[in-house]
């Protein structure tokens, strides 16, 4: 230095739309069957989880681009946890920069 195993492991909106699926309770409409109540589809409203699409917001630690001190220097360069967000990523979860600890391999 590269690889695998195992632990740690931060940040930002669980915003707003809009169509779509599936559940929930209510209430309204229609059928049909009961027929004293009620029950079943279906459709309307309400409202809660997802994934898509758009919008504006914001993050920086995957990647990736720019300098800095600084190395290198014929030429071309290299260069951070520092900057930029292209991509990433803003409930959990994945993910994840870098630490430790073990095995391998150059």
């Nucleotide at each position: 230095c590269c690889c695998c195993g195992c632990g740690g492991g931060a940040g930002a909106g669980u915003u707003c739309a809009g169509a779509c699926a599936a559940g929930g309770c209510a209430u309204c409409c229609a059928u049909g069957u009961g027929g004293u109540u009620g029950c079943a589809u279906g459709g309307g409203u309400u409202u809660u989880u997802g994934a898509c699409u758009g919008a504006c917001g914001c993050c920086g630690a995957a990647g990736g681009a720019g300098c800095a001190a600084g190395c290198a220097c014929c030429c071309c360069g290299c260069a951070a946890a520092c900057u930029c967000u292209c991509a990433g990523g803003c409930c959990c979860a994945u993910g994840g920069a870098c630490c430790g600890c073990g095995g391998g391999g150059g």